A computed fold for a 319-nucleotide part of an RNA from Proteromonas lacertae, annotated as large-subunit ribosomal RNA, domain IV. The prediction has a mean pLDDT of 84. The full RNA is in RNAcentral, with records from ENA and SILVA. The organism belongs to Proteromonas, within Eukaryota.
[in-house]
Context: one part of a larger RNA
RNA sequence: CUAUGGUGAAGGAACUCGGCAAAUUGACUUUGUAACUUUGGAAGAAAAAGUUCCUAUUAAACUAGGAGUUAUAUAAAAGGGGGUUGCGACUGUUUAUUAAAAACACAGGAUUCUGCUAAAUCGUAAGAUGAAGUAUAGGAUCUGACACCUGCCCGGUGCUAGUAUGAUAAAAUAUUAAGGUUUAUUGCUUUGAUAUUUAAUGUCUAGUAAACGGCAGCCGUAACACUGACGGUUCUAAGGUAGCGAAAUUCCUUGUCAGCUAAUUACUGACCUGCAUGAAUGGUGUAACGACUUCCCCACUGUCUCCACCAUAGACUUU
Numbered sequence: 001c002u003a004u005g006g007u008g009a010a011g012g013a014a015c016u017c018g019g020c021a022a023a024u025u026g027a028c029u030u031u032g033u034a035a036c037u038u039u040g041g042a043a044g045a046a047a048a049a050g051u052u053c054c055u056a057u058u059a060a061a062c063u064a065g066g067a068g069u070u071a072u073a074u075a076a077a078a079g080g081g082g083g084u085u086g087c088g089a090c091u092g093u094u095u096a097u098u099a100a101a102a103a104c105a106c107a108g109g110a111u112u113c114u115g116c117u118a119a120a121u122c123g124u125a126a127g128a129u130g131a132a133g134u135a136u137a138g139g140a141u142c143u144g145a146c147a148c149c150u151g152c153c154c155g156g157u158g159c160u161a162g163u164a165u166g167a168u169a170a171a172a173u174a175u176u177a178a179g180g181u182u183u184a185u186u187g188c189u190u191u192g193a194u195a196u197u198u199a200a201u202g203u204c205u206a207g208u209a210a211a212c213g214g215c216a217g218c219c220g221u222a223a224c225a226c227u228g229a230c231g232g233u234u235c236u237a238a239g240g241u242a243g244c245g246a247a248a249u250u251c252c253u254u255g256u257c258a259g260c261u262a263a264u265u266a267c268u269g270a271c272c273u274g275c276a277u278g279a280a281u282g283g284u285g286u287a288a289c290g291a292c293u294u295c296c297c298c299a300c301u302g303u304c305u306c307c308a309c310c311a312u313a314g315a316c317u318u319u
Stems, first nucleotide, its partner, number of pairs: 001314008010305002014303001019300001027051005036041001038145001052067005080298004086292001087290002092104002108143007120129003146285004151215003156212002158208005171197011216234005243277001244274001255271005
């Protein structure tokens, strides 16, 4: 000096991206326990007191008296707590070997396909799974407990249904042109042209957004000013509804106001001027839960001011 442990005056997070690490707490008995809540919880909330030995008594616990200590859960084992935001309802799953999460799953919700030799999947096939099941079943896709809800647009793309007229392939039939074959021919044959018949698909017509997706400008206007309920105009398939909003989304931005601090680009609550929120690509809330995440407080401490010493093992020096 390094590693692993131990102790520490005064202060107590001033350390640091961040209380990382360490410290605190800890058992049992009793008292006591808030907001909120899906009435189950939250909760071991928080907070507070007690704990040894001897004698008597007792089934035991208790109770009464007594004894001693700095200290009686005497060692060891053995929760730190509270408030707040976001995300995900929850228990669960995951990158074996840098990621455990807000990702995946989930119960619940919705759409769609499938009538059984089912759809779907594997296989060249036979065949198998589905299923020794039968629409309260099975497959696929999206969403993700629960509560309140889920607006407008079918023009584009997709899907479903229909299809009058028109367009169309191979093919068939008929006519015809130029060759070949033949002594010759109305036969056979090769190539081409025209006409007729003609499917699915597409065109076309509808439907469909918990299908893929989308959801505007400009100008004027109310007795100071501001604002614009109101009006005009252009375009569109329709012009973003309820909610939420500087947000895991806000560029300008350290937005503005309030709270917290002596001081805060953080955090929380509001505002709305949403660069570029928004409703199962789900929207907004939400008790409980979380080795998730933001910020704050109490306790606690060598994280720090500022380092010191001790133990053990190395490194190192000498032999």